Model confidence (mean pLDDT): 76 of 100. The RNA shown here (Bacterial RNase P class A) has 385 nucleotides and comes from a Micrococcales bacterium. Rfam family: Bacterial RNase P class A. By type it is a ribozyme. It is recorded under the gene name rnpB. NCBI's taxonomy places the organism under Bacteria, Bacillati, Actinomycetota, Actinomycetes, Micrococcales. RNAcentral holds the sequence, with entries from ENA.
C1' cells in the first nucleotide's frame, strides 16, 4: 500500500426565542384546612394562578424470547401427566447468556459455523428417481444348464458372383436359476485397495488400510487425545418423530400489592348448613384441611388520593487475583419517573448534512432495526529499506 478478519466508541455540535414535564425557591384582595387571637388579625399546610432556578430517553429505550430482583397467592404428602435444557470445566443472583477448552465442519491465514446426549433399548418414517430404501434387491451386465434351427456363421453339393438345398453349430433368441464384481438411479445400495479363489462371483478366504465393540497403558479435573491387544468382519440417515438417560422448573405479575377517601338498595329462583353446597392444597388424581354459605338473573354504585417508584446484582479510574468470563479492595461519580401519559417547534452559524427509533417496577442477556463516521489489534499479497 491493497485485501481481509476481530474488538471497541460516537450518534451533530454551539446559540438565541417560545412551548411541555417532576422538583425547589419567591409572590397570591385566589381557595380550603387547622392552630393562635388584644376579634383587628396573624402563623403554618394543602390545592390553583403567576414569575423564577436546575434537571429532562436510547445504544437499542424496541421484540417480550429467555433469566433474575420484588410483589401477592400457596407452602402436608405420595403418584401420573407436562414444560425446558442437553460436549466438558468455569462465571454469574440468574439463564436458553458469557469464558476457556474438546470433538466435527469451512478458510492460505488471522478467525469463523456447529438446534454438539442416545439411532448394536424398542416402534416408527426415508418424499422423486430406480429394479431394490431396511434383517434389501436381479433392469442392463457377467456367468451355467436346457430347448429351438427363424436370423447370423462354418462346412458340402448344384447352378454361376449371387442364389438354392443339406449338414453342423448356440452369437442373436425363449425360458428357469446364479452373481452384489461393472453399469445406470439416488441425499443414501449393506466397508475400500489389491490378490486367492470361482462357471462367473461374493470378507468365501488373505494382505494392507479405514472404521466399530472389548480391554490395558500414559497424558488431561474434564470433555477428549497418543499408544498396545484381542475380537467379529461393517454397524445407513432421522430424536426441531414418539422415545430412552440426566439435571432443571409452584402460579400469576406494578392493571403486582399496600394505605386513605367516597359512593350504594336491595329483589327474585335454584342448591345447602354433619345425608354437607362451596372452597383451599392453582395441570389432573388419591389423600388431607377448612366449612355456612354459595351460584345464576334483573337493579343499584365507585372508577378519586398516596405509596410501591427508581441509588442499583449501579457506573468510571487504580491496584491486587485469574488466560478469561469475573472476583476483592480503594477513591469519585450518578441530576426521566409520567399516569391522557412531558423531553418539542423555530430562527442563525458551523461540519462529514445528520440513521434506526423513543421510558411506564427494576435489573442481566438474546434477537432484531440502524445514515455515516473513528480508533486499536491481528492476517495475508506486494513494495521499499
Nucleotide at each position: 500500500u491493497g485485501a481481509g478478519u476481530c474488538g471497541g466508541c460516537c450518534a451533530g455540535g454551539c446559540g438565541g426565542u417560545c412551548g411541555c414535564g417532576u422538583c425547589g425557591g419567591c409572590c397570591g384582595u385566589g381557595u380550603c384546612c387547622a392552630c393562635c387571637u388584644u376579634c383587628g388579625g396573624g402563623u403554618g399546610g394543602g390545592c390553583c394562578g403567576g414569575c423564577u432556578g436546575c434537571c429532562g430517553a436510547g445504544g437499542a429505550a424496541c421484540g417480550u424470547c429467555c433469566g433474575g430482583g420484588c410483589u401477592c397467592c400457596a407452602g402436608a404428602g405420595g403418584g401420573c401427566a407436562g414444560g425446558g435444557u442437553g460436549g466438558u470445566g468455569g462465571c454469574u443472583a440468574a439463564c436458553g447468556g458469557c469464558c476457556a477448552c474438546c470433538c466435527g465442519g469451512g478458510g492460505u491465514g488471522a478467525c469463523c459455523c456447529g438446534c454438539g446426549g442416545g439411532a448394536a433399548a424398542g416402534u416408527g418414517c426415508c418424499a422423486c428417481a430406480g429394479a431394490a430404501a431396511g434383517c434389501a434387491g436381479a433392469c442392463c451386465g457377467c456367468c451355467c444348464a436346457c430347448g429351438a434351427a427363424c436370423c447370423a456363421c462354418c462346412g458340402g453339393c448344384c447352378g454361376a458372383u449371387c442364389g438354392g438345398c443339406c449338414g453342423g453349430c448356440a452369437g442373436g433368441c425363449g425360458c428357469g436359476g446364479g452373481u452384489a464384481a461393472g453399469g445406470g438411479u439416488g441425499a443414501a445400495a449393506c466397508g475400500g485397495u489389491g490378490g486367492u479363489g470361482u462357471a462367473a462371483g461374493a470378507g468365501a478366504c488373505c494382505a494392507c488400510c479405514a472404521g466399530c465393540g472389548c480391554u490395558c497403558c500414559a497424558g488431561g479435573u474434564g470433555a477428549c487425545u497418543g499408544g498396545g491387544g484381542c475380537g467379529g468382519c461393517u454397524a445407513g440417515g432421522u430424536a426441531a418423530a414418539c422415545c430412552c438417560c440426566a439435571c432443571c422448573c409452584g402460579g400469576a405479575g406494578c392493571a403486582a400489592g399496600a394505605c386513605c377517601a367516597g359512593a350504594c338498595a336491595g329483589c327474585a329462583c335454584g342448591c345447602g348448613u354433619u345425608c354437607g353446597a362451596g372452597g383451599g392444597c392453582g395441570g389432573c388424581u388419591c389423600g388431607c384441611c377448612c366449612g355456612a354459605g354459595c351460584g345464576u338473573g334483573c337493579g343499584g354504585g365507585u372508577a378519586g388520593g398516596u405509596c410501591g417508584c427508581u441509588a442499583g446484582a449501579g457506573g468510571u479510574g487504580c491496584g491486587c487475583g485469574g488466560c478469561g468470563a469475573c472476583g476483592c479492595g480503594u477513591a469519585c461519580c450518578c441530576g426521566a419517573g409520567a399516569u391522557g401519559g412531558a423531553u418539542g417547534a423555530c430562527c442563525g452559524c458551523u461540519c462529514a448534512c445528520g440513521a434506526c427509533a423513543g421510558a411506564a417496577c427494576c435489573c442481566g442477556g438474546c434477537g432484531u432495526a440502524u445514515c455515516g463516521g473513528c480508533c486499536g489489534g491481528c492476517u495475508c499479497a506486494u513494495c521499499c529499506g